[in-house]
Context: one part of a larger RNA
């Protein structure tokens, strides 16, 4: 831009893409078959490999500063307590998020037409013959079935809901206003290279702050007691705590533009 008024949702599916995998054990059965050795077709059940999808409740990883311990040195006048630097100084753990080696799930079943092959009826050709007319069985393959994209499918589909036609000017008409909704803008994240998507914009919990909880770490500082002291005990399952959860308008979400028929 088109889809022949303008919008907002939900859809159909022409067409396209993907997947449709492999193995072992067991039962049928040591049966059929075979002199024996050996050893099935078929049916049912179970487990697994690789691949794929989703997820983070479990098991782990990461988690550059969430907690603790600790070495050297410097600073805060000293003690005590902290902070800086040394690969996050080193070490032990670890929330959210992300993640695999973790967890769950998938390939199925069914249908149709067939290939090779196997048949039924059956003449040409009094017989025979699956074929010439006619009718069947039959594959991981084909069409469907399963998943995804999809009406620019210009053959541009369908359904539902919402919306305008007011005033002025001298008429064809013009100007102004209203207007469903959309966009810009702003606070952001379940999104993200940027666009886009999604949640909100005071009739508000969108982000920050604050409060509470959870989680993590592991019992802070100060004071006091014991000990010559190092240190230990009590106050104290304390103190601190990122991204999590719930709440709370304290802070920040100003405002602006576009926008539809007398077919």
């Nucleotide at each position: 831009c088109g889809u022949u008024c303008g919008a907002a949702a939900c859809u159909u599916g022409a067409g396209g893409a993907g997947g449709u995998u492999c193995u072992u054990c067991u039962u049928u059965a040591g049966u059929a078959c075979g002199a024996g050795a050996g050893g099935a077709u078929u049916u049912g059940g179970a487990a697994g490999g690789a691949c794929g999808a989703a997820g983070c409740g479990c098991u782990g990883g990461u988690g550059u500063c969430c907690c603790a311990g600790u070495u050297g040195u410097c600073u805060c006048g000293c003690u005590a307590g902290a902070g800086g630097c040394a690969c996050g100084g080193c070490u032990g753990g670890a929330u959210a998020g992300c993640u695999a080696u973790c967890u769950u799930c998938g390939g199925a079943a069914a249908a149709g037409a067939u290939a090779a092959a196997c048949g039924c009826u059956g003449a040409a050709a009094g017989c025979a013959u699956c074929u010439a007319a006619g009718c069947g069985u039959g594959a991981a393959g084909c069409u469907c079935u399963c998943u995804c994209c999809a009406a620019g499918a210009u053959u541009a589909g369908g359904u539902u809901u919402c919306g305008u036609a007011g005033u002025u000017c001298u008429u064809u008409g013009a100007a102004c206003g209203a207007g469903a909704g959309u966009c810009c803008c702003c606070a952001g994240a379940a999104a993200g290279a940027c666009g886009a998507u999604c949640u909100g914009g005071u009739u508000g919990a969108u982000a920050g702050g604050c409060c509470g909880u959870a989680u993590g770490u592991g019992u802070a500082a100060g004071c006091u007691c014991a000990g010559u002291a190092a240190u230990g005990g009590g106050u104290u399952c304390a103190g601190c705590u990122a991204a999590a959860c719930g709440g709370u308008a304290c802070u920040a979400a100003a405002g602006g533009a576009c926008a539809a028929a007398a077919g």
This is a predicted structure of a 263-nucleotide part of an RNA (large-subunit ribosomal RNA, domain VI) from a Planctomycetota bacterium. Model confidence (mean pLDDT): 85 of 100. Taxonomically the source falls in Planctomycetota (Bacteria, Pseudomonadati). RNAcentral holds the full RNA, with entries from ENA.